[in-house]
The part of an RNA shown here (small-subunit ribosomal RNA, 5' domain) has 530 nucleotides and comes from an uncultured organism.
Rfam family: Bacterial small subunit ribosomal RNA.
Its mean pLDDT, the model's own confidence on a scale to 100, is 83.
Context: one part of a larger RNA
RNA sequence: GAACGAACGCUGGCGGCACGUUUUAAGCAUGCAAGUCGAGGGGUAGUAUACCUUCGGGUAUAUGAGACCGGCGAACGGGUGAGUAACACGUAGGUGAUCUAUCACCGGGGUUGGGGAUAGCCCAUGGAAGCAUGGGGUAAUACCGAAUAUGUUCCGGAUGCUAUGGCAACCGGAAGAAAGGCGCUUCGGCGUCGCCCUGUGCUGAGCCUGCGGCUCAUUAGUUAGUUGGUGGGGUAACGGCCUACCAAGGCAACGAUGAGUAGCCGACCUGAGAGGGUGACCGGCCACACUGGGACUGAGAUACGGCCCAGACUCCUACGGGAGGCAGCAGCUAAGAAUCUUCCGCAAUGGGCGAAAGCCUGACGGAGCGAUGCCGCGUGAGUGACGAAGGCCUAACGGUUGUAAAACUCUUUUCUGCGUGAGGAAUAACGCGAGGAGGGAAUGCCUCGCAGAUGACGGUAGCGCAGGAAUAAGCCCCGGCUAAUUACGUGCCAGCAGCCGCGGUAACACGUAUGGGGCGAGCGUUGUUC
Numbered sequence: 001g002a003a004c005g006a007a008c009g010c011u012g013g014c015g016g017c018a019c020g021u022u023u024u025a026a027g028c029a030u031g032c033a034a035g036u037c038g039a040g041g042g043g044u045a046g047u048a049u050a051c052c053u054u055c056g057g058g059u060a061u062a063u064g065a066g067a068c069c070g071g072c073g074a075a076c077g078g079g080u081g082a083g084u085a086a087c088a089c090g091u092a093g094g095u096g097a098u099c100u101a102u103c104a105c106c107g108g109g110g111u112u113g114g115g116g117a118u119a120g121c122c123c124a125u126g127g128a129a130g131c132a133u134g135g136g137g138u139a140a141u142a143c144c145g146a147a148u149a150u151g152u153u154c155c156g157g158a159u160g161c162u163a164u165g166g167c168a169a170c171c172g173g174a175a176g177a178a179a180g181g182c183g184c185u186u187c188g189g190c191g192u193c194g195c196c197c198u199g200u201g202c203u204g205a206g207c208c209u210g211c212g213g214c215u216c217a218u219u220a221g222u223u224a225g226u227u228g229g230u231g232g233g234g235u236a237a238c239g240g241c242c243u244a245c246c247a248a249g250g251c252a253a254c255g256a257u258g259a260g261u262a263g264c265c266g267a268c269c270u271g272a273g274a275g276g277g278u279g280a281c282c283g284g285c286c287a288c289a290c291u292g293g294g295a296c297u298g299a300g301a302u303a304c305g306g307c308c309c310a311g312a313c314u315c316c317u318a319c320g321g322g323a324g325g326c327a328g329c330a331g332c333u334a335a336g337a338a339u340c341u342u343c344c345g346c347a348a349u350g351g352g353c354g355a356a357a358g359c360c361u362g363a364c365g366g367a368g369c370g371a372u373g374c375c376g377c378g379u380g381a382g383u384g385a386c387g388a389a390g391g392c393c394u395a396a397c398g399g400u401u402g403u404a405a406a407a408c409u410c411u412u413u414u415c416u417g418c419g420u421g422a423g424g425a426a427u428a429a430c431g432c433g434a435g436g437a438g439g440g441a442a443u444g445c446c447u448c449g450c451a452g453a454u455g456a457c458g459g460u461a462g463c464g465c466a467g468g469a470a471u472a473a474g475c476c477c478c479g480g481c482u483a484a485u486u487a488c489g490u491g492c493c494a495g496c497a498g499c500c501g502c503g504g505u506a507a508c509a510c511g512u513a514u515g516g517g518g519c520g521a522g523c524g525u526u527g528u529u530c
Base pairs, nucleotide, nucleotide: 001530002529003528004527006526007525008524009523010522013377014376015375016374017373018372019370020369021335026333027332028331030330031329032328035072036071037070040069041068046063047062048061049060050059051058052057079288080287081286089212090211091210092209093208094207095206098205099204103201104200105199107198108197109196110195111194112146114144115143121136122135123134124133125132126131152175153174154173155172156171157170159168160167161166180193181192182191183190184189214260215259216258221251222250223249226248227247228246229245230244231243232242233241263285264284265283266282267278268277269276270275290311291310292309293308294307313324314323315322316321341367343366344365345364349363350361351360352359353358380410381409382408383407390401391400392399393398415467416466417465418464419463420462424457431450432449433448434447435446436445474519475518476517477516478515479500480499481498486513487512488511489510495502496501
C1' cells in the first nucleotide's frame, strides 16, 4: 500500500447492487417448510329437493367434505461442516465387472381368462393418553394362481469377429407378463391416457486405477482377514466383501505406523510475476441430520421434517405407560467483540402431482432491519472589501481566519405536497379459422394463425406541477518517517507513543484554542492475510 462475512470509538442525507451467528454440530416455546390425483376404488357425514311421519324421525333422488385403500412424489429442492489425511476431492482414464424410475424413439410385441382377501363401513371391547383388539361384511390400476412368449434370462451344443463375463447369427431345453380409466359411436368398434415384456438413447449413479495438494522423526518399525491362492457364499457389479482350507506374505527412510490439524475444488485476497494466504457469498463434489447401531420400502436411501433398538436430554401422565428432535424459514434462550422480520406472494422462474382446471411449494420472487461492503448523487451556484464584526497571533503597526460571511442575483439534483404512471405477462384452459395423417363415421390427434384470464413487489420505477437554499458534515492528523504550526496551560506530573522517542519552567511531540493538512457519509483504532 491492498484486502475483509469483520468488531470497537466518534459521526451519519439519499439511492442502486451485494452481504449479514466466523463463537456453542449448544438447547429450543410457537407457526409454517411435501404433497397431489375422484379421469384407479368403495363410499360416508353434511347440504338441497320431494314424499311419508307416531313429530323423535324415516325413505328416495341429486350433490358431496374429511377419513380410508391405491398410484406417483416424498432419495429433489433447502441447511450445516461435526467427522474425514481418505480414491473424500481435483485431474486424466477404465468398466469385456455394473445398475438406471420418469423421459425420448410415428422402436418392436402384447394387454387372454380366473380367484381369494383386506382397509374404509357396521357391531363390540380395553386404555388417562398414545393407541390397540375381536366379530361381520365390501371394492380396485391393491394382492395371487392359470394361459400365451416377438424379445429377455439361464443351461447344454456348435460358428464367426473379437479379446477378462463383448457383439452377431444358429439348434435343443427350462423360466418368467399384464389393468384398467375416460371420450365418441352406426353399439360392430374406434380414439386417447395408461398397464406388461423388450431394444436403443438420454440422464443419473456404483466400482477400479495413474498423478496431485497439510504439520510432526522429540512418532521407526507396522500388519493377523493381515498379503496371496483354491472351493463356497454374497452383490447390480469386481474384490478378503464374507467364510473354510492352504501358503507366509504385505507396507516402510521415495517416511509405513502413530499423533495433531483440516471438508476438497472452481475460485477469492495479495503480488510485476514466481509465489504466499484463504476456502464467507455463488457453482461442482463429499459427509452429516440429538448421540451410537440397524435394516425395511423403493429405480434410487441405509432416508433432516420415515421405521426399529440403545443412550443422554426435554415434556405429558390417572404412575400402568407415552411423546419429541430447527445443521429448513422466521423466532427464543445461552455463548460472544459480533451478525436481521415469529413480514408479503405463488404474479415471475423452477419443482411435485394431475388429462386439465388446479392444488402444494419459508425453493424462489419481493419487501423489512444493519453505512457491513462496493458504486453513484447531494449538502448549493455566481457576484461580492486594500478586506465588516468576532476569534487567534502581535514588536500593537499590523497579520490571519478571508470572497469566507453578510448582501444581491440565480438554480431546484435532492426534499415536501399534489397528480400521472410503465415494464417485469410469456401465454394456459376455453372459443374461432386454415391445413394435415388415419380411418366407414364421430370424438380425438398433429401443425399454424386469431382471440383470450392472471402483478406479491406497489400506485413501485419513471414523468409532470408547485414551494423554498430550502432537509443534509464529519472524522483523523500537524517532531522525523509523513502532507500540515502558533499561543497558552502543565512541569519526568498529568499524559503521548507504530518505530525513533517526547514531558524535570519558554514542550512545533502532553491538554486546550487559533490556523493548517488528509479523507469524506464516512473517518480513525484493533484483529488477520499478502